Context: one part of a larger RNA
RNA sequence: GGUGCAGGGUGGAUGCCUAGGCGUCGAGAGGCGAUGAAGGACGUGGUAGGCUGCGAUAAGCCCCGGGGAGUGGUCAAACGCGCUUUGAUCCGGGGAUGUCCGAAUCGGGAAACCGGGCGUCACUGGGCAACCAGAUGGCGUCAUCCGCGGGUGAAUGCAUAGCCCGUGGAGGCCAACCCAGGGAACUGAAACAUCUCAGUACCUGGAGGAAAGGAAAUCAACCGAGACUCCGUGAGUAGCGGCGAGCGAAAGCGGAUAUAGCCCAAACCGGGGUGCUUGCACUCCGGGGUUGUGGGCCCCUCAUAUGGGAGUUACAAAGGCAUCGUCAGUCGAACGGUCUGGAAAGGCCGGGCACAGAGGGUGACACCCCCGUAGACAAAGACGAAGGCCCUCCCGAGGGGUACCAGAGUAGCGUAGAGCUCGUGGAACUCUGCGUGAAGCCGGGUGGCCCACCAUCCAAGGCUAAGUACUACUCGACGACCGAUAGCGCACAAGUAAGGCGACUGAAUGGUGAAAAGAACCCCUUCCAGGGGAGUGAAAAGUACCUGAAACCAUGUACCU
Numbered sequence: 001g002g003u004g005c006a007g008g009g010u011g012g013a014u015g016c017c018u019a020g021g022c023g024u025c026g027a028g029a030g031g032c033g034a035u036g037a038a039g040g041a042c043g044u045g046g047u048a049g050g051c052u053g054c055g056a057u058a059a060g061c062c063c064c065g066g067g068g069a070g071u072g073g074u075c076a077a078a079c080g081c082g083c084u085u086u087g088a089u090c091c092g093g094g095g096a097u098g099u100c101c102g103a104a105u106c107g108g109g110a111a112a113c114c115g116g117g118c119g120u121c122a123c124u125g126g127g128c129a130a131c132c133a134g135a136u137g138g139c140g141u142c143a144u145c146c147g148c149g150g151g152u153g154a155a156u157g158c159a160u161a162g163c164c165c166g167u168g169g170a171g172g173c174c175a176a177c178c179c180a181g182g183g184a185a186c187u188g189a190a191a192c193a194u195c196u197c198a199g200u201a202c203c204u205g206g207a208g209g210a211a212a213g214g215a216a217a218u219c220a221a222c223c224g225a226g227a228c229u230c231c232g233u234g235a236g237u238a239g240c241g242g243c244g245a246g247c248g249a250a251a252g253c254g255g256a257u258a259u260a261g262c263c264c265a266a267a268c269c270g271g272g273g274u275g276c277u278u279g280c281a282c283u284c285c286g287g288g289g290u291u292g293u294g295g296g297c298c299c300c301u302c303a304u305a306u307g308g309g310a311g312u313u314a315c316a317a318a319g320g321c322a323u324c325g326u327c328a329g330u331c332g333a334a335c336g337g338u339c340u341g342g343a344a345a346g347g348c349c350g351g352g353c354a355c356a357g358a359g360g361g362u363g364a365c366a367c368c369c370c371c372g373u374a375g376a377c378a379a380a381g382a383c384g385a386a387g388g389c390c391c392u393c394c395c396g397a398g399g400g401g402u403a404c405c406a407g408a409g410u411a412g413c414g415u416a417g418a419g420c421u422c423g424u425g426g427a428a429c430u431c432u433g434c435g436u437g438a439a440g441c442c443g444g445g446u447g448g449c450c451c452a453c454c455a456u457c458c459a460a461g462g463c464u465a466a467g468u469a470c471u472a473c474u475c476g477a478c479g480a481c482c483g484a485u486a487g488c489g490c491a492c493a494a495g496u497a498a499g500g501c502g503a504c505u506g507a508a509u510g511g512u513g514a515a516a517a518g519a520a521c522c523c524c525u526u527c528c529a530g531g532g533g534a535g536u537g538a539a540a541a542g543u544a545c546c547u548g549a550a551a552c553c554a555u556g557u558a559c560c561u
Stems, first nucleotide, its partner, number of pairs: 001560006008553002015546001016511002020482002022479007029471002031173002039101003042055003046079002049075003061095006070083003106115003116142007123134004144170009177208001178206005188195001192242001218225002229256005239247002261463003264407001268287009292441001293406003296402007307395005319390003323385005329377003335350005351368002353357001359371003412436008422448001443458005498505002518545001521533004
């Protein structure tokens, strides 16, 4: 020096664990904000650094309800001082307070700061008083835009603009879902330009708990269907396509939902206003009416209320009570002995309950110890649902005639585009810019150029639940999901520490023990670290703490050199 072995050190693998995460499903909730949000700054505790809570009333104040013994959040104790059966702490509901910044809104500003106007209150001085002056402080108020109402009122006669007052609203934030306006490129086409990626990403605007869509000028095919939405199928079909790459329907059928359909404009009737040429025009209010034929108007016939129907999503629209649900909670069965052990829930023996043998905890594995579980109940108050009662409201049909009405710069056409499976094609249909421009019920649109026949529907006004999408947030259940290099980036001070001028990037770190019983006292020592006794404890597990692998280190020992 090497090799083997032994017991150690170091190290933190492995096993076990879980306080955290991940996913699916169901339910709730689906918004907050000028009554000042989201998010922050700064404060706030007896001593107080972080987190949490709260706001100068500051880990809190008041009321109501629940609950019933300790309690003053947590890391995290200690000392001190309080509160509490006159019911605290705690849980639920309602209310009060709520500094400063922030849409931030009196002006400014390098956010959490600076500086003002006006009113009012307090104070001081003067004055008999009304009042005047002054410094400081408290409270209130003063942004912009839009709507409505009123006043005032220029150039300029009426008027209007403007200005003033009152009043209502908006503004900002928010995960995804939704609608609309804009809208790429990489890429694919084995290059690339039409095409594709894709109307995607992204930007902007807007809304809701859903949004959008929606009661046929729809389809269909000579049979018929009967708003819309979503799913399955039709179907990778029909088609489109440098007929390349690729793109890609619809009807129909089966389901989800659904006792969902309605309202205007117009004719006509009644009433009001304004204008002027005084019988017309415009306009407003009420009734009427809403469809493939209907409605109005006129005539005729029959019917009718002890009936029928509606009411918080549309359809005209309020309200009260009860009921149910959510937001605290209440009750809730049944076990002993013995053995081992530090400890019994384990073994053995005997017993009990079960609409409860889900689960968790308790010194090892508990139906009967604790919390619970099945089941049965409960609300002063807040919110919600459904539509039961009260209450409120609404309600004819047929025949004949008449030709009054039935959405116009619209439909269509030309041109230029876009959307559809449709890339200009034979290109219909839908939407749009520019131009042009009908009929009007003896009317009009559509059925894929166009024409005829036939069929079908009624545009140019509006509203509409459910079935559907999503999950930042709350609750519950579940998992051939993870178990600390995993699982969210975060089980720990986590969007923290740290990095970056900045946009932004972004970690690591879990486990003593049943209980701190966290080792009094003695000894060695630099009087530190560390160690040895003693003591606690089941165990040395001693806070560098469960288990404690390997690399690595020294010590001892055997052998080799």